[in-house]
RNA sequence: UCCGAUAAGGGCAAACUUGCUGAAAGGUAAGGACGCAAAACUACGGGCCUAAAGCGAUGAAGCUAUGGUAGCCGGGUCACCGAAG
Repeated sequence: UCCGAUAAGGGCAAACUUGCUGAAAGGUAAGGACGCAAAACUACGGGCCUAAAGCGAUGAAGCUAUGGUAGCCGGGUCACCGAAG
């Protein structure tokens, strides 16, 4: 350094509920634990979600990210511990 234990010390916190925020997806605080060895950070690539404004005729279906998702995958950065290999 790779790696990841019936190890040690711990850490984070899904769904759901309530408050706030947002057009929404979502975010955030408290409660709460499904799980996680990076479930720490980062929208660089892909995927996925939303569609206020805009386009669609001035209307419907629909389209579109400049919005979001890191607990979807990959990449980048930092990091506790030290069994076996």
Molecule: c-di-GMP-I-GGC riboswitch aptamer
Organism: Oceanobacillus salinisoli